[in-house]
Context: one part of a larger RNA
RNA sequence: CGCAAGAGCAUUGAGAGGAGCCUUCCUUAGUACGAGAGGACCGGGAAGGACGCACCGCUGGUGUACCAGUUAUUCCGCCAGGAGUAGACGCUGGGUAGCCAAGUGCGGAGCGGAUAACCGCUGAAAGCAUCUAAGUGGGAAGCCCACCUCAAGAUGAGUGCUCUCAUGGCAAUAAGCCAGUAAGGUCACGGGGAGAACACCCGUUGCUAGGCGCUAGGUGGAAGAGCAGCAAUGUUUGCAGCCGAGGCGUACUAACAGACCGAGGG
Repeated sequence: CGCAAGAGCAUUGAGAGGAGCCUUCCUUAGUACGAGAGGACCGGGAAGGACGCACCGCUGGUGUACCAGUUAUUCCGCCAGGAGUAGACGCUGGGUAGCCAAGUGCGGAGCGGAUAACCGCUGAAAGCAUCUAAGUGGGAAGCCCACCUCAAGAUGAGUGCUCUCAUGGCAAUAAGCCAGUAAGGUCACGGGGAGAACACCCGUUGCUAGGCGCUAGGUGGAAGAGCAGCAAUGUUUGCAGCCGAGGCGUACUAACAGACCGAGGG
């Protein structure tokens, strides 16, 4: 911009993409077959590999400042207790959320269709024969459908429901041009398990973010003091103190103030 008014929501599916894999074992059955050795079709069941999608309850990885330990050095007057630097984490041990795999759920189904090679039935031309000429069956990891996803710019622009509609000016009979509006939308503002930008989604009729309270969880027993010990240190107060993203709650703070676009009865 289009989809012959302007909007919001929900849909149909032309079409497109994805997937489609394989192995072993048990059974049928040591059966059919075969002199024996060997050893099935068909059907039923069970494990597994690779691949794919999703997820984070479990097992773990990461987790750049969440907790703790610790070396050197500088500083806070000293002790104690801390802070900075040593990497753009000083080093080390752990680790919430998120992200992730090595973790765990699921997937490849179809006793649907039409077929290929091929195998048939009936059957003439050609008294026979012949799967073919008329007619009619079977038959593949392949084709079409079925399964998952996208999808009306499918200009062939589909469908349903709901909402808004007789304002002003210029023109003067036009399906005209402006302006302010309606339903609705955009910007802006607070944000997001959404995200490169854009888009998408939520938000004062409010838990949107922060703060605060409680808590899951992490670290692992704070400082101060008491006690034991000459001391290093240990122990008690005390599953302590501290804590990012998680959960629940609470309007305390900030989402203010606003601006613009957008039909005229089709």
Model confidence (mean pLDDT): 88 of 100. The part of an RNA shown here (large-subunit ribosomal RNA, domain VI) has 266 nucleotides and comes from a metagenome. The full RNA is in RNAcentral, with records from SILVA.